[in-house]
RNA sequence: GAGUUGGCCAGGCGGCCGCGUACGGGAUCGCAGCGCGAUCCGGUCCGAGGAACGUCCGGACUCCACAGGGCACGAUGCUGGGUAACACCCAGUCGGGGCGACCCGCAGGACAGUGCAACAGAAAGCAGACCGCCGAUGGCCGCCGAUGGCGGCACAGGUGAGGGUGAAACGGUGCGGUAAGAGCGCACCAGCGCCCGGGGUGACCCGGGCGGCUCGGCAAACCCCAUCGGGAGCAAGGCCAAACAGGGGGAGGGUGGCCCGCCCAUCGACCCCCGGGUGGGCCGCUAGAGCCUGCGGGCAACCGCCGGCCGAGAGGGAUGGCCGCCCCGGGAGCUUCGCUCCCGGACAGAAUCCGGCGUACAGGCCGACUC
RNA sequence: GCGGGAUUGGCCGAAUGGCUUAGGCGCUGGACUGUGAAUCCAGCCACGAGAGUUCGAUUCUCUCAUCUCGCCCCA
Numbered sequence: 001g002a003g004u005u006g007g008c009c010a011g012g013c014g015g016c017c018g019c020g021u022a023c024g025g026g027a028u029c030g031c032a033g034c035g036c037g038a039u040c041c042g043g044u045c046c047g048a049g050g051a052a053c054g055u056c057c058g059g060a061c062u063c064c065a066c067a068g069g070g071c072a073c074g075a076u077g078c079u080g081g082g083u084a085a086c087a088c089c090c091a092g093u094c095g096g097g098g099c100g101a102c103c104c105g106c107a108g109g110a111c112a113g114u115g116c117a118a119c120a121g122a123a124a125g126c127a128g129a130c131c132g133c134c135g136a137u138g139g140c141c142g143c144c145g146a147u148g149g150c151g152g153c154a155c156a157g158g159u160g161a162g163g164g165u166g167a168a169a170c171g172g173u174g175c176g177g178u179a180a181g182a183g184c185g186c187a188c189c190a191g192c193g194c195c196c197g198g199g200g201u202g203a204c205c206c207g208g209g210c211g212g213c214u215c216g217g218c219a220a221a222c223c224c225c226a227u228c229g230g231g232a233g234c235a236a237g238g239c240c241a242a243a244c245a246g247g248g249g250g251a252g253g254g255u256g257g258c259c260c261g262c263c264c265a266u267c268g269a270c271c272c273c274c275g276g277g278u279g280g281g282c283c284g285c286u287a288g289a290g291c292c293u294g295c296g297g298g299c300a301a302c303c304g305c306c307g308g309c310c311g312a313g314a315g316g317g318a319u320g321g322c323c324g325c326c327c328c329g330g331g332a333g334c335u336u337c338g339c340u341c342c343c344g345g346a347c348a349g350a351a352u353c354c355g356g357c358g359u360a361c362a363g364g365c366c367g368a369c370u371c
Numbered sequence: 372g373c374g375g376g377a378u379u380g381g382c383c384g385a386a387u388g389g390c391u392u393a394g395g396c397g398c399u400g401g402a403c404u405g406u407g408a409a410u411c412c413a414g415c416c417a418c419g420a421g422a423g424u425u426c427g428a429u430u431c432u433c434u435c436a437u438c439u440c441g442c443c444c445c446a
Stems, first nucleotide, its partner, number of pairs: 001371009011326007019047002022044002025041007049347001053358002056356005061233004073229005078092005093107001094105004108224002113222002115218002130163002132159003137156002139153006171189006190214001192211008237283004247274004253267005275445003290309003294305004327345008372442007381396003389426001398414005419435005
């Protein structure tokens, strides 16, 4: 100088004004009830975030349903651990990228089955002969010294080595072999399968031997295997108060009418549509898988123990604004140091709560590491 | 706040993972006509954005963005 990675902060202090909850105090008003409620004034404590966001997952909690089990549907998918749980986290294995620190991976199964592979190309799924090469053997023709030999044709056929197509064409190099070739044979290498030994809890790794010489891709296609999952969500749900209309229709169901029925009558508010009404109060509601310090266990995620702390609970929805000084960044001016002036300091904002993931973000600080 | 659904030219709207994404309305130009309408011919204009799987993505998966619907009482 160029990078990699982990963690933290989210401008600071003071003054003035303002807002919200809770708890005291005061004033006024209401009520039969010396207490309750409403409004106002003043005081004290506290008052957004790392993502409060997106609502992508997982739970707590509440209501509904439920004998048990299965099917269907959905989710997850290397191994071991953590956790209330997870699609998250930690540690490892394997694969890929990078000189490296390090990063990335929805990473089970394609000999259980069904399927897909456009175009191009000769051939694309128990392959295939367009060009090329050969034509040993058989066939045809010719010659000769004629039970045979030699030469020619490219007819039967052989050949996946070479060319060319494609994302993908049934291992690579060399030697032998052959009519030409080819794992056809051999050596080495790569890959697959089986067996043995060793290490590891395991994924897997290391070493040796044998085999056929050997094809594969897609499961974020259906599917198979293993594991998990009942549904809805705080506008859940409960209590109080007020208003209107169970007022009309439909599907399904029950009962009755004559034996049945797709017929008739009737019941009933479980479902749908039309219609009507309100849009008030209280609880749920914030003390929790909570935060901090220390010690201990563990590589770590995390867990255990002692001690301490209370840190928002709104409902037309509070958490803001102004001024001064300082901090950081940029620009301009002045006589260098330096001073003065101007501009800027993000993303965003609780709404039942918690654990994650993902996304947005001006900048700044600290640690470790690589080239 | 919680929970569903959708996104393809200017508008509506279809698609088995496969050649250049149908069709209708519209727009532009031409023909026809004295002019216009109607009709005929030709043309223009799209898969919301970014990654991934795959030989190949409008389609499959993930993330983001935008739009839209439902929720109380009578009950």

Predicted 3D model of RNase P RNA and transfer RNA as a complex of 446 nucleotides.
The prediction has a mean pLDDT of 79.
Rfam match: Bacterial RNase P class A. The family's RNA type in Rfam is ribozyme.